RNAcentral holds the sequence, with entries from ENA. A computed fold for an 84-nucleotide RNA from Butyrivibrio sp., annotated as transfer RNA. Rfam family: tRNA. Rfam classes the family as a transfer RNA. From the family's description: Transfer RNA (tRNA) molecules are approximately 80 nucleotides in length. The organism belongs to Butyrivibrio, within Bacteria. The coordinates come from a structure-prediction model, not an experiment, and the mean pLDDT is 81.
RNA sequence: GUCGGUGUGUCGAAAUUGGUAGACGAAGCAGACUCAAAAUCUGCCGUGGGCAACUACGUGAGGGUUCGAGUCCCUCCACCGGCA
Numbered sequence: 001g002u003c004g005g006u007g008u009g010u011c012g013a014a015a016u017u018g019g020u021a022g023a024c025g026a027a028g029c030a031g032a033c034u035c036a037a038a039a040u041c042u043g044c045c046g047u048g049g050g051c052a053a054c055u056a057c058g059u060g061a062g063g064g065u066u067c068g069a070g071u072c073c074c075u076c077c078a079c080c081g082g083c084a
Stems, first nucleotide, its partner, number of pairs: 001083007010026003019067001028044005046057004060076005
């Protein structure tokens, strides 16, 4: 240089015919149990605002198509691999 793959919460990872984003697991926080702890069980667990109900935003970055995009199209960035 060229071809292909990957990029989603703190981490691993789902979501494929385009239709509720983050299921499930780890870590973390709170509670139960215990003399105490571990284990186990229950709840919470992206970000901003809000006392709360709720609301807005959020899939590497920026655009496009569409009623609707993590998913399709274009450009770029990072990483991995093949060929040269």